[in-house]
RNA sequence: UCAAGCGUAUUGGGGCGCCGUUCGCAUGAACGGCUGAGAAGCACCCAUUGAACCUGAUCCGGGUCAUACCGGCGUAGGAAAUUACGAUGACGGCCGAU
Numbered sequence: 001u002c003a004a005g006c007g008u009a010u011u012g013g014g015g016c017g018c019c020g021u022u023c024g025c026a027u028g029a030a031c032g033g034c035u036g037a038g039a040a041g042c043a044c045c046c047a048u049u050g051a052a053c054c055u056g057a058u059c060c061g062g063g064u065c066a067u068a069c070c071g072g073c074g075u076a077g078g079a080a081a082u083u084a085c086g087a088u089g090a091c092g093g094c095c096g097a098u
Stems, first nucleotide, its partner, number of pairs: 001090003006086004010081001011047004016041001017034007053078003059072004
């Protein structure tokens, strides 16, 4: 000096559904179950080399008790720091010793 990777911090971005039982006039609440990193957590995920997340979408195929549950759509359109420090590595320079 460099590093699409690693760690920490700050700042910022993001989602939170489905099913069952009980209670309730009801909006809902509690408990349990499903997928998931996360289904309201002092959490989790993501920040441009960006499928975190949103739109298309009341979409299409498969499957499920049910649900973006799985796949497609998707080198489609959007989307928040090209942040700071550190570790490590590579390359280069300088100094010293032999």